Predicted 3D model of a 103-nucleotide RNA (SAM riboswitch aptamer (S box leader)) from Phycisphaera mikurensis. The model forms 97% of the base pairs in the Rfam consensus. The coordinates come from a structure-prediction model, not an experiment, and the mean pLDDT is 85.
RNA sequence: UCUUUAUCCAGAGUAGCCGAGGGCUCAGGCCCGACGACGCUACAGCAACCUGGUCGUGGACCAAGGUGCUAAUUCCUGCCCGCCAGCGCGGGGUAGAUAAAGG
Numbered sequence: 001u002c003u004u005u006a007u008c009c010a011g012a013g014u015a016g017c018c019g020a021g022g023g024c025u026c027a028g029g030c031c032c033g034a035c036g037a038c039g040c041u042a043c044a045g046c047a048a049c050c051u052g053g054u055c056g057u058g059g060a061c062c063a064a065g066g067u068g069c070u071a072a073u074u075c076c077u078g079c080c081c082g083c084c085a086g087c088g089c090g091g092g093g094u095a096g097a098u099a100a101a102g103g
Base pairs, nucleotide, nucleotide: 001103002102003101004100005099006098007097008096013043014042015041016040017039021032022031023030026078027077028076029075044070045069046068049066050065051063052062053061054060055059074095079092080091081090082089083088
C1' cells in the first nucleotide's frame, strides 16, 4: 500500500499540559469550542474481533493477554431504487473506521 471477510442506531471520562480551531478529506447542513474544544500524557472505564478457559461444542458462558473505542447513528446528506401531497421514510451503493486473515 492493496485484497478478502465480519461489524458499524448499544456501551464507556476524569485530571494535568497546550492554546484555536475541531467533528478524516471536498461541498452543504448541523454541532463542539477561551466556562479551554482538537491534540498529547496519566489513570479510569466500555466492548468482546483475535486470544485463553469451561460446558451439554454449527453454540453458550467466563476472563481480559493483543488490538480498538470512551459528544452527536460512521453527526446528517451527496450516487441509485422504492414509498410519500410534502416534510421526510426505507433499502442498496460509494467512501471511511475497526478487527482477523492474505498478497